[in-house]
RNA sequence: GCGCUGGCGGCAGGCCUAACACAUGCAAGUCGAGCGGCCCUUUCGGGGGCAGCGGCGGACGGGUGAGUAACGCGUGGGAACGUGCCCAGAGGUGCGGAAUAGCCCAGGGAAACUUGGAUUAAUACCGCAUACGCCCCUUCGGGGGGAAAGAAUUUCGCCUCUGGAUCGGCCCGCGUUGGAUUAGGUAGUUGGUGUGGUAACGGCGCACCAAGCCUGCGAUCCAUAGCUGGUCUGAGAGGAUGAUCAGCCACACUGGGACUGAGACACAGCCCAGACUCCUACGGGAGGCAGCAGUGGGGAAUCUUCGGCAAUGGGCGCAAGCCUGACCGAGCCAUGCCGCGUGAGUGAUGAAGGUUUUCGGAUUGUAAAACUCUUUCGUCGGGGACGAUAAUGACGGUACCCGAAGAAGAAGCCCCGGCUAACUUCGUGCCAGCAGCCGCGGUAAUACGAAGGGGGCUAGCGUUGUUCGGAAUUACUGGGCGUAAAGCGCGCGUAGGCGGAUUGUUAAGUCAGGGGUGAAAUCCCGGGGCUCAACCCCGGAACUGCCCUUGAUACUGGCAGUCUUGAGUGUGAGAGAGGCGAGUGGAAUUCCGAGUGUAGAGGUGAAAUUCGUAGAUAUUCGGAGGAACACCAGUGGCGAAGGCGGCUCGCUGGCUCACUACUGACGCUGAGGCGCGAAAGCGUGGGGAGCAAACAGGAUUAGAUACCCUGGUAGUCCACGCCGUAAACUAUGAAUGCUAGUCGUCAGGGGGCUUGCCCUUUGGUGACGCAGCUAACGCAUUAAGCAUUCCGCCUGGGGAGUACGGCCGCAAGGUUAAAACUCAAAGGAAUUGACGGGGGCCCGCACAAGCGGUGGAGCAUGUGGUUUAAUUCGAAGCAACGCGCAGAACCUUACCACCCCUUGACAUGCCUGUCGCGGCGACCAGAGAUGGACGCCUUCAGUUCGGCUGGACAGGACACAGGUGCUGCAUGGCUGUCGUCAGCUCGUGUCGUGAGAUGUUGGGUUAAGUCCCGCAACGAGCGCAACCCUUGCCAUUAGUUGCUACGAAAGGGCACUCUAAUGGGACUGCCGGUGACAAACCGGAGGAAGGUGGGGAUGACGUCAAGUCCUCAUGGCCCUUAUGGGUAGGGCUACACACGUCAUACAAUGGCUGGUACAAAGGGUUGCCAACCCGCGAGGGGGAGCUAAUCCCAUAAACCCAGUCGUAGUCCGGAUUGUAGUCUGCAACUCGACUGCAUGAAGUCGGAAUCGCUAGUAAUCGUGGAUCAGAAUGUCACGGUGAAUACGUUCCCGGGUCUUGUACACACCGCCCGUCACACCAUGGGAGCGGGUUCCGCCAGAAGUAGUUAGCCUAACCGCAAGGAGGGCGAUUACCACGGCGGGGUUCGUGACUGGGGUG
Repeated sequence: GCGCUGGCGGCAGGCCUAACACAUGCAAGUCGAGCGGCCCUUUCGGGGGCAGCGGCGGACGGGUGAGUAACGCGUGGGAACGUGCCCAGAGGUGCGGAAUAGCCCAGGGAAACUUGGAUUAAUACCGCAUACGCCCCUUCGGGGGGAAAGAAUUUCGCCUCUGGAUCGGCCCGCGUUGGAUUAGGUAGUUGGUGUGGUAACGGCGCACCAAGCCUGCGAUCCAUAGCUGGUCUGAGAGGAUGAUCAGCCACACUGGGACUGAGACACAGCCCAGACUCCUACGGGAGGCAGCAGUGGGGAAUCUUCGGCAAUGGGCGCAAGCCUGACCGAGCCAUGCCGCGUGAGUGAUGAAGGUUUUCGGAUUGUAAAACUCUUUCGUCGGGGACGAUAAUGACGGUACCCGAAGAAGAAGCCCCGGCUAACUUCGUGCCAGCAGCCGCGGUAAUACGAAGGGGGCUAGCGUUGUUCGGAAUUACUGGGCGUAAAGCGCGCGUAGGCGGAUUGUUAAGUCAGGGGUGAAAUCCCGGGGCUCAACCCCGGAACUGCCCUUGAUACUGGCAGUCUUGAGUGUGAGAGAGGCGAGUGGAAUUCCGAGUGUAGAGGUGAAAUUCGUAGAUAUUCGGAGGAACACCAGUGGCGAAGGCGGCUCGCUGGCUCACUACUGACGCUGAGGCGCGAAAGCGUGGGGAGCAAACAGGAUUAGAUACCCUGGUAGUCCACGCCGUAAACUAUGAAUGCUAGUCGUCAGGGGGCUUGCCCUUUGGUGACGCAGCUAACGCAUUAAGCAUUCCGCCUGGGGAGUACGGCCGCAAGGUUAAAACUCAAAGGAAUUGACGGGGGCCCGCACAAGCGGUGGAGCAUGUGGUUUAAUUCGAAGCAACGCGCAGAACCUUACCACCCCUUGACAUGCCUGUCGCGGCGACCAGAGAUGGACGCCUUCAGUUCGGCUGGACAGGACACAGGUGCUGCAUGGCUGUCGUCAGCUCGUGUCGUGAGAUGUUGGGUUAAGUCCCGCAACGAGCGCAACCCUUGCCAUUAGUUGCUACGAAAGGGCACUCUAAUGGGACUGCCGGUGACAAACCGGAGGAAGGUGGGGAUGACGUCAAGUCCUCAUGGCCCUUAUGGGUAGGGCUACACACGUCAUACAAUGGCUGGUACAAAGGGUUGCCAACCCGCGAGGGGGAGCUAAUCCCAUAAACCCAGUCGUAGUCCGGAUUGUAGUCUGCAACUCGACUGCAUGAAGUCGGAAUCGCUAGUAAUCGUGGAUCAGAAUGUCACGGUGAAUACGUUCCCGGGUCUUGUACACACCGCCCGUCACACCAUGGGAGCGGGUUCCGCCAGAAGUAGUUAGCCUAACCGCAAGGAGGGCGAUUACCACGGCGGGGUUCGUGACUGGGGUG
């Protein structure tokens, strides 16, 4: 300031913006005791008034902050000055003169105003005299010069001089914003002499002379700004600020100028120029609110055209007094600070109402009502101040006091997700909205809006803006630079900063005492006055500063001297890819010549381009040329860094050691500066073997402007000259001192002996490690430890090391180096996971080795798609798709179209009625539901005999029922999956600042986190294993329907088979070997079975917002004559097509015909159904048995034996179709299964790809069950026959574990980069265009001042006069404002187009 709200009082404050423009009124006058005149009045004494001359005051008071970065301000000093009024002292105040305004007359003008003439006064003006002091000159004898005003009854004045006081002018030290992308500035500039000028010093001005002066301790320039006491904040140091009050400065429409005066270059004075406004008769004039009010405008925003001179103060006056928008007061404004009130006590039915609810209650809430009190403030009435110690009161009938009535007139605002005190319901549904930061809102929002409740503050409350704080986040107090931002690439060295031991001196810094100053107010302390407080008054302290002075002398500094340990020199040794120049060597590549020799060579993952019959490659000899120096060679050496590698010579720099002779602090660091500085690149000239950007070709690839190959030019090399950058890195500046060690290595020295070792010392270079440090990682005598000195650098990310400007460069570019805008992060180290076409170890039908399939065919079934009135819904990679569905003709059924019902098909409660309800038969209408009508059967239970109770039914109204409607992302439960994978955790302890780690890692071993050993771990839990079921062996017990040695049956028996109950058995127990004397593994024995014997059940912590609201349950939402309920019909069975899963085949290991064996496990009374009969058959008839070890389903099939078929679309295959039937069922049309006859399609083993399986398994063969009226190629279960292969773990997939990297954590289906397209934003360049500001040169020259002066005018003085002196006007010269021309600098705005950047 804004929004909502608003009772009272006191004290304060009130245009921060347009120094924008101003209507109107007021803000500075006064004196008749200076003067003349005029007017009014008079009691004639006088009194009053007016314009003018004259005096004093209008230089104060009041306003504003534009300008100013300055002696402007602050503080402390200084000398060369002025000072009206005031104070003190000394002296004086004599004599004359000439004018002029006013008034009068005449004139001009619209006005403002003005011209001429006449007359007149003074404390106005002039002259003379006087001059103690005063001023000037001086030869110090003297000479010269200059005053005055009176009025009056007191008293007040006037002139000169001296001094004071006050105020002012001037000078100096120190302090006083930002920018170096402003580095040079300056000609009156700096100084001198002379002169002028000023109140006064001074280049203040001028003439001459000299060439200085300022500047990295920041000149000049640009931007910004009034300064201070103080104010706000802060623990302080600081930071920000300069409202009110006070001191100083500057300004007064803009610019310039002087006049007057004691004082001005003057806010309400003058002149000129300019812009603007106003008046005008168009000729001319007037004006300046940044005084008080007020107006317009600007703005988010700031007041009354008030009262009074009563007080304080000011001007004038002898005074009375006059004037005073200074001031004192009042008004407006919650703008701030302070104080008060809006009531107090009692009051539970915890009222009503509201809100909420699990419906029980809770809360609002003693809150209200009600009862009993009080009256502050306000209202009304009465009295009534101080401020004034004579008079005089605007404020004001105010403050204050008394009385009266009555709880009466007086509460809001913000917030309630965390920070931050305060929670619920409804509405809304990423919408509307909120938000200071994090962030809320996508149907259960404590975050939006409303309500209830609560919290906070309170006549205010929120919000916005600004400043300080928190922020040690610019670090003086008080930070950092290995990896987070940050050490210049390295050296030499200037200024500067810092500097060894000791003596003396000085006293600048430093310390102490004293003095001056540090205005008042403010802050603080003590006291006092308004009822308190705010506020005000008094006193004290303080004002951390500056100056002067007297002392002290440890430290620092200055001066003088001494010293040797820092530094340097000397002498003697030593190592070295240190540098520069010259010479020289061998190996290798390539090329050339010659010989031998023949078809390839070369190259690659594989190839090709390429070379080669014109003789390559290979090989031998000879020659040419350039570049680089194998081995030695080493965390070896040297150098400041970049860097330095064959050998020899020359020149040359540095380092180390020993000796301790010399110098005597000569040192360290180092802003600027100078030099060196890899590679690439540039210029000129050489050189060019190999290599090799660019380029060409060949490959690879979807493409391949790459990786690979074949060629190949700059370049690489040399000389000279540039460039000046690198991950120029130890990401670690230089120097000095101190602070445990151990082990290497290089170069020296010393000592010892046993002569190849030990001890020791200096310098370098490494590894590990203690203390200490570090955010951690890590560093650790070569520090990143402990300290000192100096330099450089950093201050969130992006924009950006970019733009512009400067400097450097031939260019490339380098260096210095921003801002707008944008984000809430960017970053470091470490942790746990996850991931990797990282690594190690290990496992799994994961691959491999095999067997059989799928993918091709027709059919079955599910899905997608399409279609449809409907084709109900769900499931969707593995882990949806013969899945929910263990079985859709109706039903199911949820879908569609039609027809019906509305308390409902179903539940509970209420009322009324009927006692029966119900069942059966059967009629009419209708598709049926339903509606109507008839007959028969039946006559509920209890009873207090009451339709009284229960029960049932019908009717009615209402609560409600009902929903396979939505949300599986609101849920429970259940399930899938990783995965039967071996893992997942906890307690205590220990380690770590912490997240976390350890345990669980390691060595072995296992199917297994299985076990053993080791270990800062020790234990434990959920998983593993075992316990359970089944199967394999045996034993015991028990035998009916089973079995049976008894001759069948009956009967007997229970040995066997079997049944089903209980036990045994297997545990690495035994032996040998391996292993670590372990765990365990390998082999063996025995045994029915051997190393978890086979199979099953059993599924850790968790993951997938996995699946299911249509099994069930359930929150919320939705429908309620319908999204509920009933009925009949249709649909879920559609069909161009695509996919998944099966069954059947394609045949001879087979088909067909005939014959003939051997199972297991199940099911059966609405059932299984035997025998027998009929039918070719499905089936029908029939009826025995069976509630099942008894009877039935029920012939098992493959197999085996015999025959036939002879490789063909077949005697394979069976789809499809026709026809005739059977069965179930109310009903087989849509839409069932089966049977007979006929028909006989595709298909001849299946592309890419892909699935299952490791043994009684695969494959193959049949059998049974559930569901079910009927309807399996599905599914669940059963047995029969019965293989092949596994070298092995490189690869694919999945998993476990350890480790490693990570910019991932929604975790690689992650993250993320750039172009392009679109929108918006700020910005650079840009032909230019338009402003501001400044400088230079020139033109110009108002007013004014100074100089000059031929013209004109002229009262005082001189002169008898003429005239003169002097003055004025005019003219002119100099200076100069405005203005103009030209050219530079700088800055701002804008600009077609264009560059990059940011956001989405």
Molecule: small-subunit ribosomal RNA
Organism: uncultured marine bacterium